Context: one part of a larger RNA
RNA sequence: UUGGGCGUAAAGCGCGCGCAGGCGGAAACAUAAGUCAGGUGUGAAAUCUCGGGGCUCAACCCCGAAACUGCGCCUGAAACUGUAUUUCUAGAAUCUCGGAGGGGAAAGGGGAAUUUCACGUGUAGGGGUAAAAUCCGUAGAGAUGUGAAGGAACACCAGAGGCGAAGGCGCCUUUCUGGACGAGUAUUGACGCUGAGGCGCGAAAGCGUGGGGAGCAAACAGGAUUAGAUACCCUGGUAGUCCACGCCGUAAACGAUGAGCACUAGUUAUUGGGGGUAUUAACCCCUCCAGUAACGCAGCUAACGCAUUAAGUGCUCCGCCUGGGGAGUACGGUCGCAAGACUAAAACUC
Numbered sequence: 001u002u003g004g005g006c007g008u009a010a011a012g013c014g015c016g017c018g019c020a021g022g023c024g025g026a027a028a029c030a031u032a033a034g035u036c037a038g039g040u041g042u043g044a045a046a047u048c049u050c051g052g053g054g055c056u057c058a059a060c061c062c063c064g065a066a067a068c069u070g071c072g073c074c075u076g077a078a079a080c081u082g083u084a085u086u087u088c089u090a091g092a093a094u095c096u097c098g099g100a101g102g103g104g105a106a107a108g109g110g111g112a113a114u115u116u117c118a119c120g121u122g123u124a125g126g127g128g129u130a131a132a133a134u135c136c137g138u139a140g141a142g143a144u145g146u147g148a149a150g151g152a153a154c155a156c157c158a159g160a161g162g163c164g165a166a167g168g169c170g171c172c173u174u175u176c177u178g179g180a181c182g183a184g185u186a187u188u189g190a191c192g193c194u195g196a197g198g199c200g201c202g203a204a205a206g207c208g209u210g211g212g213g214a215g216c217a218a219a220c221a222g223g224a225u226u227a228g229a230u231a232c233c234c235u236g237g238u239a240g241u242c243c244a245c246g247c248c249g250u251a252a253a254c255g256a257u258g259a260g261c262a263c264u265a266g267u268u269a270u271u272g273g274g275g276g277u278a279u280u281a282a283c284c285c286c287u288c289c290a291g292u293a294a295c296g297c298a299g300c301u302a303a304c305g306c307a308u309u310a311a312g313u314g315c316u317c318c319g320c321c322u323g324g325g326g327a328g329u330a331c332g333g334u335c336g337c338a339a340g341a342c343u344a345a346a347a348c349u350c
Base pairs, nucleotide, nucleotide: 003322004321005320006319007304008303012318014201015200016199017198021194022193023192025088026087027086028085030083031082033081034080035077036076037075038074039073040072041071042070049065050064051063052062053061054060091191092188093187094186095184096183097182098181103177104176105175106174107173108172109171110154115149116148117147118146119145120144121143125136126135162169163168206247207246208245209244210243211242215241216240220236221235222234223233258317259316260315261314262313263312266295267294268293269292270291271290272289273288274287275286276285299306300305323350324349325348332343333342334341335340
């Protein structure tokens, strides 16, 4: 190990692809493995149960019945599951046309701003704070003008808006490329769903090699604050942040809600398509599909709340939970350059 659960109490793997396995649409026919019925054989004795009986009773013993929930064989049934064949189109996929999008990769380009440098104008302050000081400045700062260099990020548009499986994605152009959506008299004909292992992707930080380095900024230094101040505030500032390639594989990786399918009142807003009505046209309005939000009925929930994007009603498959601490630790193993990651206890204690 039954059972009950997994939004917030313990519990949904960060996300995908997918081998095995599990599960799987409609019709016809066959079969009879599962299934069901009848028969038959076996299922030792003892034990258990029931009805009797014997030791004075009981325990115990004896007799009889029932039972032994099982298995084998024979005969039969054919609804369901399985299997075989044939067929179908509602699932799924393909095709054609169409528009939407910060989906991904690479290359090229742009302007604003910060910083630094050069030169000009110009003079005594600037900066910073609650207040200051460290700091910069008469060797001419700050301010302002022109020019140059370099790196990083792309104001407005921008939206509860879009795209992506998730992480995530936002200046412009080009090339390559993935997915979704709508419409259609087309095609295949269940080709599907899930998915232990496995494989891949995976923010930030971190690591390796080589570049790059404007701004920001762990560490660090100084100035303040304070009883102290290894902080919060200030002035500086190195890794890092950026690029290429390779690792790491973790996050409150969150909707704290696994994936798929079906069903179950509505209202409003919005994005992308289609149809209708209307119009010079664009709107408005009605409607269908796909998404994204706000509210709300039934129902659910411990409550909060969820409510056609369910946490409602059902089915299929996977993952996970089982008092708190010890502990996501020790040991062992696998992976990693390391940091560490994954797997994962017990004693003891309350």
Molecule: small-subunit ribosomal RNA, central domain
Organism: Bacteriovoracaceae bacterium